Record summary:
Predicted 3D model of a 685-nucleotide part of an RNA (large-subunit ribosomal RNA, domain II) from a Pseudomonadota bacterium. Model confidence (mean pLDDT): 83 of 100.
[in-house]
Context: one part of a larger RNA
RNA sequence: GCCUACGAGUUACUCCUCUUUGGCGAGGUUAAUUCCGUUAACGGAAGAAGCCGAAGCGAAAGCAAGUCUGAAUAGGGCGUAUAGUCAGAGGGGGUAGACGCGAAACCUUGUGAUCUACCCUUGGCCAGGAUGAAAUCUCGGUAACACGAGAUGGAGGUCCGAACUGGUGAACGUUGAAAAGUUCUCGGAUGAGCUGAGGGUAGGGGUGAAAGGCUAAUCAAACUGGGAAAUAGCUCGUACUCCCCGAAAUGUCUUUAGGGACAGCCUCGAGGUUGAGUGUCAUAGAGGUAGAGCUACUGAUUGGGCUAGGGGGCUUCACCGCCUACCAAACCCUGAUAAACUCCGAAUGCUAUGACAUAUACUCGGGAGUGAGGCAUUGGGUGCUAAGGUCCGGUGCCGAGAGGGAAACAACCCAGACCACCAGCUAAGGUCCCCAAAUGUAUGUUAAGUUGUUCAAACGUGGUCCGAUUGCAUUGACAGCUAGGAUGUUUGCUUGGAAGCAGCAAUUCAUUUAAAGAGUGCGUAACAGCUCACUAGUCGAGCGAUCGGGCGUGGAUAAUAAACGGGCAUUAAAUAUACUACCGAAGCUGUGGUUCCGAAUUUUCGGAAGGUAGGGGAGCAUUCUAAUCUGCACUGAAGGUGUACCGUGAGGUAUGCUGGAGCGUUUAGAAAAGCAAAUGUAGGC
Numbered sequence: 001g002c003c004u005a006c007g008a009g010u011u012a013c014u015c016c017u018c019u020u021u022g023g024c025g026a027g028g029u030u031a032a033u034u035c036c037g038u039u040a041a042c043g044g045a046a047g048a049a050g051c052c053g054a055a056g057c058g059a060a061a062g063c064a065a066g067u068c069u070g071a072a073u074a075g076g077g078c079g080u081a082u083a084g085u086c087a088g089a090g091g092g093g094g095u096a097g098a099c100g101c102g103a104a105a106c107c108u109u110g111u112g113a114u115c116u117a118c119c120c121u122u123g124g125c126c127a128g129g130a131u132g133a134a135a136u137c138u139c140g141g142u143a144a145c146a147c148g149a150g151a152u153g154g155a156g157g158u159c160c161g162a163a164c165u166g167g168u169g170a171a172c173g174u175u176g177a178a179a180a181g182u183u184c185u186c187g188g189a190u191g192a193g194c195u196g197a198g199g200g201u202a203g204g205g206g207u208g209a210a211a212g213g214c215u216a217a218u219c220a221a222a223c224u225g226g227g228a229a230a231u232a233g234c235u236c237g238u239a240c241u242c243c244c245c246g247a248a249a250u251g252u253c254u255u256u257a258g259g260g261a262c263a264g265c266c267u268c269g270a271g272g273u274u275g276a277g278u279g280u281c282a283u284a285g286a287g288g289u290a291g292a293g294c295u296a297c298u299g300a301u302u303g304g305g306c307u308a309g310g311g312g313g314c315u316u317c318a319c320c321g322c323c324u325a326c327c328a329a330a331c332c333c334u335g336a337u338a339a340a341c342u343c344c345g346a347a348u349g350c351u352a353u354g355a356c357a358u359a360u361a362c363u364c365g366g367g368a369g370u371g372a373g374g375c376a377u378u379g380g381g382u383g384c385u386a387a388g389g390u391c392c393g394g395u396g397c398c399g400a401g402a403g404g405g406a407a408a409c410a411a412c413c414c415a416g417a418c419c420a421c422c423a424g425c426u427a428a429g430g431u432c433c434c435c436a437a438a439u440g441u442a443u444g445u446u447a448a449g450u451u452g453u454u455c456a457a458a459c460g461u462g463g464u465c466c467g468a469u470u471g472c473a474u475u476g477a478c479a480g481c482u483a484g485g486a487u488g489u490u491u492g493c494u495u496g497g498a499a500g501c502a503g504c505a506a507u508u509c510a511u512u513u514a515a516a517g518a519g520u521g522c523g524u525a526a527c528a529g530c531u532c533a534c535u536a537g538u539c540g541a542g543c544g545a546u547c548g549g550g551c552g553u554g555g556a557u558a559a560u561a562a563a564c565g566g567g568c569a570u571u572a573a574a575u576a577u578a579c580u581a582c583c584g585a586a587g588c589u590g591u592g593g594u595u596c597c598g599a600a601u602u603u604u605c606g607g608a609a610g611g612u613a614g615g616g617g618a619g620c621a622u623u624c625u626a627a628u629c630u631g632c633a634c635u636g637a638a639g640g641u642g643u644a645c646c647g648u649g650a651g652g653u654a655u656g657c658u659g660g661a662g663c664g665u666u667u668a669g670a671a672a673a674g675c676a677a678a679u680g681u682a683g684g685c
Base pairs, nucleotide, nucleotide: 001685002684003683004682005681006680011096012095013094015093016092017091018090019089020088021087022086023085024084027052028051029050033046034045035044036043037042056063057062066078067077068076069075099237100236102234106227107226108225110223111222117201118200119199120198121197122196123195124194125193126191128160129159130158131156135152136151137150138149139148140147164188165187166186169184170183171182172181203219205215206214207213240619241618242617243616244615245614250263251262252261253260254259264370265369266367267366268365269364270363271362277358278357279356280355281354282353283352284351285350291344292342293341298338299337303333304332305331307328309327310326311324312323313322314321373398374397375396376395377394378393379392380391381390382389403414404413405412418593419592420591421590423589424588425587429583430582431581432567433566434565438580440579441578442577443576444575445574451569452568459554460553461552463551464550465549466548467547468546469545470544471543472542480538481537482536483535484534486511487510488509491505492504493503517532521530522529594609595608596607597606598605599604620674622671623670624669625668626667627666629664631663632662639658640657641656642655643654644653645652646651
């Protein structure tokens, strides 16, 4: 892991409540017990004790269809205008283990020191080597001590190192050889040493050179029996079928926040009316949001003007006075601002009335679940106008929603699945191939494989296309080529120099000209030189400038060629606009069928049938009991294993083989009544 068996809402009660069936009914009903009968645990009868109801109100005295409060004859609260009760069944609650399994713990009775901790008694053990304390002796030395040297001596939680004991580092081992080991290495090894045997200390207790260590592979309180089915607002599991409806993840409060109570939302039953609910249109309203505005207030605010006040400077002994590219109130002009500003002011929503459409809405009672929500879009707060962030409001969807599209993809786009069909039409989205349908039509654009299904910025771009405005041009434009580009003059000043071209100044003027600046750039020390503006010739048709737009291009950096889904695609299979056809879903239609609801009333017609938690309804199967078929069965029961048929389904019927002795139908009743899951229990493989 699989198979088989077992495995979870049960039972009790003088309990409460609701629904339903039946009896009796202003009444209903017996309990214990007794008697009678019978097939033992049963039936019948007797038995009003008791209980519920028929009257309530008040704390009570008490009063009573009323009563209490109150000064009240007011007002208000609770009552009064009758239906109950007993038994059966069912839904829910209560008390009990109360759907099942599950703690860590608490209390109590005992059992443990053969492991281990410490202690007591009595024994045992420690190869070999090294060091050489005190003391003593001898010698030296002293007045005598002291002191020195040499011997002898054999001290020590001394040294090295086996046994013994420990367990430092590493490797191996990790379903081990072993529930703590093996190998190498390492510490102690005459001591606070190691060890044998016997004995002692016991669970909030012991023992502890103290690690919360050890106390029998168990220790921040051992183990065993009991209280005990402790408790578990927690986790997991909770078993056959079909049909109808169908949520919530919100509010308030909560030693409350992953739990509850009440309300909200779901379901089932009952009720009845001033037809309340919902939508559209019309009409009439309240309001201060979006927007807008501010010389309409309050606050904030740009630049300028004007000008109180202040600062600074000047003047003066002081006063007076003057100036100010300083700060600045009020006022004026100008620009602009606000969730807690408003002279204004929508849309939507809300209220009311009417019409039309539709079919809900509400009240009472039984049963719930929910009270972790999420995403998208939109109005906001918070945050960084960050987040698949967080908190509110509106809407949709997922949740509880399948189908088609988006390659894949809860929420995006389309669309709400009763069943069947080898019928049709469409939606979103598509139509070269994978892949159903256009290699469609018309006109452009793009050359970047841009693009073709993520999104790319600021800023660049004489890539290319289109539009607008404007200038030049056959009296010849633009570009190229040929030629000229001069003179006064080296303008004046400056300067070492300044000659078109370092710098300054200038009515930067005049002359000759087809044209030629007191000079556009390069260049020289300064000249020179090259060139431009400008002009002529040649050539022969368009050439410039500015603005706007389309598509492209650079910007462009992440780990596979690696984000067109792939192949691939260039007058397209890219892109823009327009058009036609087709494909395309569980949508719609067609044909047949099932169930429910409402009309009808027996022919039918209309509508509905996605669904988690959850509510309601109808059934199937298993075991037993009673009756029944005066049932079946060795001419083969149950069980096993095939086949065919019937039923929407749970399932049922017939029959072949096997099997070898019991078992069904129908109508009722009663349950140890249905398994895939609980790290479920047992067995087998």